[in-house]
Annotation:
A computed fold for a 1508-nucleotide RNA from an uncultured Actinomycetes bacterium, annotated as small-subunit ribosomal RNA.

RNA sequence: AGAGUUUGAUCCUGGCUCAGGAUGAACGCUGGCGGCGCGCCUAAUACAUGCAAGUCGAGGGACGAAACAGUUCUCCGUAAGGAGAACUGCUGAAACCGGCGAACGGGUGAGUAACACGUGGGUAACGUGCCCCUGACACAGGGAUAACAGCGGGAAACCGUUGCUAAUACCUGAUGAUGCAUCGCUUCCGCAUGGUUGUGAUGCCAAAGCUCAGGCGGUCAGGGAUCGACCCGCGGACUAUCAGCUUGUUGGUGGGGUAACGGCCUACCAAGGCUUUGACGGAUAGCUGGCGUGAGAGCGUGGCCAGCCACACUGGGACUGAGACACGGCCCAGACUCCUACGGGAGGCAGCAGUAGGGAAUCUUGCGCAAUGGGCGAAAGCCUGACGCAGCGACGCCGCGUGAGGGAUGAAGGCUUUCGGGUUGUAAACCUCUUUCAGCAGGGACGAAGCGAAAGUGACGGUACCUGCAGAAGAAGCCCCGGCUAACUACGUGCCAGCAGCCGCGGUAAUACGUAGGGGGCAAGCGUUAUCCGGAUUUAUUGGGCGUAAAGCGCGCGUAGGCGGCUGAUCACGUCGGAUGUUAAAGCUCAGGGCUUAACCCUGAGAGGCCAUUCGAUACGGAUCGGCUAGAGGUAGGUAGGGGAAGGUGGAAUUCCUGGUGUAGCGGUGAAAUGCGCAGAUAUCAGGAGGAACACCGGUGGCGAAGGCGGCCUUCUGGGCCUUACCUGACGCUGAGGCGCGAAAGCUGGGGGAGCAAACAGGAUUAGAUACCCUGGUAGUCCCAGCCGUAAACGUUGAGUGCUAGGUGUGGGGAGGUCUUCAACCCUCUCCGUGCCGAAGCUAACGCAUUAAGCACUCCGCCUGGGGAGUACGGUCGCAAGACUAAAACUCAAAGGAAUUGACGGGGGCCCGCACAAGCGGCGGAGCAUGUGGCUUAAUUCGAUGCAACGCGAAGAACCUUACCUAGGCUUGACAUGCUAGUUAAAGCGGGUGAAAGCCCGUGUCCGUAAGGGGCUAGCACAGGUGCUGCAUGGCUGUCGUCAGCUCGUGCCGUGAGGUGUUGGCUUAAGUGCCGCAACGAGCGCAACCCCUGCUCUUAGUUGCCAGCGGGUAAUGCCGGGGACUCUAAGGGGACUGCCGGGGACAACUCGGAGGAAGGUGGGGAUGACGUCAAGUCAGCAUGGCCCUUAUGCCUAGGGCUGCACACAUGCUACAUUGCGCGCUACAAAGGGCUGCGAUCCCGCGAGGGGGAGCGAAUCCCAGAAAAGCGCGCCUGGUUCGGAUUGGAGUCUGCAACUCGACUCCAUGAAGGCGGAGUCGCUAGUAAUCGCAGAUCAGCAACGCUGCGGUGAAUACGUUCCCGGGCCUUGUACACACCGCCCGUCACACCACGAAAGUGGGCAACACCCGAAGCCGGUGGCCUAACCAUUUGGAAGGAGCCGUCGAAGGUGGGGCUCGCGAUUGGGGUGAAGUCGUAACAAGGUAGCCGUACCGGAAGGUGCGGCUG
Repeated sequence: AGAGUUUGAUCCUGGCUCAGGAUGAACGCUGGCGGCGCGCCUAAUACAUGCAAGUCGAGGGACGAAACAGUUCUCCGUAAGGAGAACUGCUGAAACCGGCGAACGGGUGAGUAACACGUGGGUAACGUGCCCCUGACACAGGGAUAACAGCGGGAAACCGUUGCUAAUACCUGAUGAUGCAUCGCUUCCGCAUGGUUGUGAUGCCAAAGCUCAGGCGGUCAGGGAUCGACCCGCGGACUAUCAGCUUGUUGGUGGGGUAACGGCCUACCAAGGCUUUGACGGAUAGCUGGCGUGAGAGCGUGGCCAGCCACACUGGGACUGAGACACGGCCCAGACUCCUACGGGAGGCAGCAGUAGGGAAUCUUGCGCAAUGGGCGAAAGCCUGACGCAGCGACGCCGCGUGAGGGAUGAAGGCUUUCGGGUUGUAAACCUCUUUCAGCAGGGACGAAGCGAAAGUGACGGUACCUGCAGAAGAAGCCCCGGCUAACUACGUGCCAGCAGCCGCGGUAAUACGUAGGGGGCAAGCGUUAUCCGGAUUUAUUGGGCGUAAAGCGCGCGUAGGCGGCUGAUCACGUCGGAUGUUAAAGCUCAGGGCUUAACCCUGAGAGGCCAUUCGAUACGGAUCGGCUAGAGGUAGGUAGGGGAAGGUGGAAUUCCUGGUGUAGCGGUGAAAUGCGCAGAUAUCAGGAGGAACACCGGUGGCGAAGGCGGCCUUCUGGGCCUUACCUGACGCUGAGGCGCGAAAGCUGGGGGAGCAAACAGGAUUAGAUACCCUGGUAGUCCCAGCCGUAAACGUUGAGUGCUAGGUGUGGGGAGGUCUUCAACCCUCUCCGUGCCGAAGCUAACGCAUUAAGCACUCCGCCUGGGGAGUACGGUCGCAAGACUAAAACUCAAAGGAAUUGACGGGGGCCCGCACAAGCGGCGGAGCAUGUGGCUUAAUUCGAUGCAACGCGAAGAACCUUACCUAGGCUUGACAUGCUAGUUAAAGCGGGUGAAAGCCCGUGUCCGUAAGGGGCUAGCACAGGUGCUGCAUGGCUGUCGUCAGCUCGUGCCGUGAGGUGUUGGCUUAAGUGCCGCAACGAGCGCAACCCCUGCUCUUAGUUGCCAGCGGGUAAUGCCGGGGACUCUAAGGGGACUGCCGGGGACAACUCGGAGGAAGGUGGGGAUGACGUCAAGUCAGCAUGGCCCUUAUGCCUAGGGCUGCACACAUGCUACAUUGCGCGCUACAAAGGGCUGCGAUCCCGCGAGGGGGAGCGAAUCCCAGAAAAGCGCGCCUGGUUCGGAUUGGAGUCUGCAACUCGACUCCAUGAAGGCGGAGUCGCUAGUAAUCGCAGAUCAGCAACGCUGCGGUGAAUACGUUCCCGGGCCUUGUACACACCGCCCGUCACACCACGAAAGUGGGCAACACCCGAAGCCGGUGGCCUAACCAUUUGGAAGGAGCCGUCGAAGGUGGGGCUCGCGAUUGGGGUGAAGUCGUAACAAGGUAGCCGUACCGGAAGGUGCGGCUG
């Protein structure tokens, strides 16, 4: 410090997620030792038991309890001894009175949003026991009472009554002032109230003793210290879907109360007080030092430790006291628990342990007062669950160990393997050492100061520590290994089981699941979960944004607030600096020190915002007092304008009415129909009525803040601009709330209504058509008055000010110039407005660019992932529709912006192709053949499936082939290699059985160097598989497509994907070439090079040829011979836009021409770029993996692959006269041939048979070419067309033609009369037509396929349309790429939420009732020791009673909030459901916004608006 994740890729925006650190943790697996810490976060739930606050006998009754010691007695006992009683002695105290303490210490965080806390101040408005200092005192008396005793009540708790008694308990009096109170005078001080000094007068108030004689106490007053109380400034949390709150409320006066100020309380008076700088309400929460994190700013947090606060079962209350409204005190009420004799009582662990419960979860009913601290005491001492220690828990931090060195044959084993090896791995074994920790044994502390006359006194603890002993001995796990993120293989599994923090893995080769081996990380721990900070500049002060990503209010006026021109003076509030105080300790940082180190602890130093006081500075901001004119405003003079309101007025057009002319249609559409019209329409003329809107001008022209504004005239009225520089003198800018304006639609009332037109109706279209189109048509559109308050109210760009290149238009004003008489035009300058293009700069890019989206400042508004949702609830507004404000649950890992490359478009441009068109011939109809689907079957083996499967693999299924089925058999096998053992044979031959294979029997007995080879048998390794996966593969192939494309290097442009090059102009069959150009070159393709063919030459001349010469025949190159010719087969030539002319840019090229056998690639072939289709093939072959192994292998026989209601594909033959039949007669090319081709000849009607010459072939054979030509017949008839089908008879091949061959002959003579929708091929030697040959092959289902030649056309205007393709461009929400994407209803399942008759809780108030305890007030009667009087009595006090207040409780109507709720509403999610097709392309009616109506649904339509 970053990383992953939106895309095909890119940049940006933006969310989600991860790596780090932390924790009072929990859970899973594991666990050796020690130190230091920490340990109910939940139920402030309930608590059994024990302990946690006592002490003082030097205050007292006291005449002495219990216990202890001694003595004696009694009883039990054999004894030891036990029980009881009495006396004596010492110690000193259970209960009681009294004093002090119990208000500390300890716990908890419920409440509390507050002067509770923090911080700094104030008290002239206060208190303070114990402690310290100072001064002065302590005199004289008195009356009670508890304990106790008696009596009584009660179950108990406890109580009543009578009697006795003490005090440092209580009371009276005296002494009292420097004390207090009141009044008077007085000094000094304070911001005020006031304080203070001195003095005078009056009034008032004290005390206690004990003792060891050392001392300890008592009272009053003053001071100190400490602790507390009260007040104030400032600071720190959410919510405005809480906006108004308040009646003791705010203030005053009198009174009361308190330690003290104060509405703290009360009576009266006034009507105030608080609040958008957030009152009041709601929800949450103890606050702080600190702690965690972070670079910091911050954010989160407040457990341990420390300070403060609050609380003590819940609520209320006071008493005592220096201090409490009191955790282990009291009273009352309530809930709960316990006891009870039912009458009454008792209790409060949020003290320490502990229990139950709750919970994911948190310890021992331990030891000790030795230390520290506290209470009491003169002290000893007692008490102390504070505390010191120990125990439990890896809960955390820190430290240590589980050994160290050597050790290669790289052991065994494991895992893996390409079988060679690799790895585990120096790891182990083995050798040499060491002994920390744990273990055993011995020694053994510090902590101790103090107290005490002394003795003595340690919980921890026989602990730490030291020494010795033995032995590697007792001590390693957890997580992870797809990327982020360090670490990889095998097997298993097969979208299953599972994993997962995000992205995502798993559908048969998973580094992602599970296991194993190996590896990585950390380590007595390791992971997971939860939470916080970080990363997140993702709330942005540091440090973000708002044209299109989320985000500028529709517009204006303006309040508060914020901000504000030049200049002088003063102040010193902000601001800046110094000093002082404070910022507790701990913590943090630094230094040093102590535990062996560290954690931990100790000491010292440092730092610390804010705050307070004080001194200083005065630039800036502020305040006050002045001045100025550049901002702003005014005066004056001009000026443009659809700015606004009211009234009037005009013509054109539509419609309607009346009349005339006139006749059959009009209207409408893509085409129609509905509609109108002979009752006279449309058309046309004239007249009239009425409403609405204002053609041309008209313009990226004008005006207005926006919405918006358009005939003409008048009236009223707002604003702007220019010129002048006369006046005011900062008067300014912005603007939360607020107020006003605000298109269209819509609403209310009243008018109006021509045209248009939601809804509606009809007609069309359509699968449907609640639409688009058509005919009608109502609200509405118009006016008046009043609402509504929203729009894509958009420049998607808030307002204001200043600054920062230009160019070019246009509207308004002004100035100057030229010309001119003036004007106009023209030119220049200038101010204001409005456009376009562009520099710098900015921007993610697009783009913006003096009209900023640049550079700055001021103010306002707004944003913080998508969906849910601008929705629900609440509130406000509205007549309603609805508007404004505005969430959450839940859900997703994205949603987005701009740009890029593609693909696509019922977008555009250019171009090509038998693509269409123009032609010729077919297919689709018939019969048959072949292939396929389907069906059938024991099997009908398998594959191929749009083009690009279907006469395809198959260039040959009767057996074989053959993979399928049935049946019979074999099991190291039909085939290969190796090993072991055995046997020397085995094969062959013969026989039996059988359908055969096979099985059985007999016969048979190799070579040899004697090792073995070969064979066989048995066995082991293995063979074998046309079994699966073409989606694991190689190879090969199809297809786009012989289309013209596909790329690279360097450079340049761009943040980047990428672009450029390759685009553009012309041209080409071509990315072919030329020109241009930030490109220059290059590669794979194109073309050429290769083959065939067309002309020619040279060479050569047999088997080919025969012109000339010769010979010969009935005839024939038959023979001699010849190379001329044809031909053969080798090599050359030839064609290159080379020449001429036109066009073109003087190019490329193109058009025409000449010459030429051939002319613009001459024709044909071979040749197939980068890639696409997970295209095809595991059944050609090869091959990974999986599967079968007496079978999924192998052999054999038979069957099947040929089955047939059907459907399709490809062909053949036809339907006839351009034909058919018969006869006669010509002319090819290319092939094949020895298991072959097979001549002449003979036989057969024929297939063929007999026979065998010649030929391994330019020699011989297949071999007769056919169509054509000539002649004859047929004559429109299902025929002399057509030949299916069937019957009969044959031939050939073959082991064998039944299933299931081909061919021949005779006979039979079906459909079919040119083929619906639709569809195919072909552009020249092509189509069409005619025959020939070959491969495979015994034969053949071949009509197929591959070749060969013969005859030999027609047509192409042209590129609008269909299909395919290329290039450029455009739009895109597509990228699995339009066979894409995607919307809404409906149905089903699940989830959360809203509404809902109601129902059940909670909270805080209010009104009234009741009214405990208690304080305060009152008080007839009653009671009472102290004092006075003494005779009643008085003073004073008390109980009781009454009253105000008053907790809980009750009643009531409301408020807020939470749960449940039949039903209901929308929302979200879900696999392949249903209906449609709304959106994305012109998405097939451009889309979208607001509004209204309508419709199963998306949606449609109207009105206005926007361009995204």
Its mean pLDDT, the model's own confidence on a scale to 100, is 85.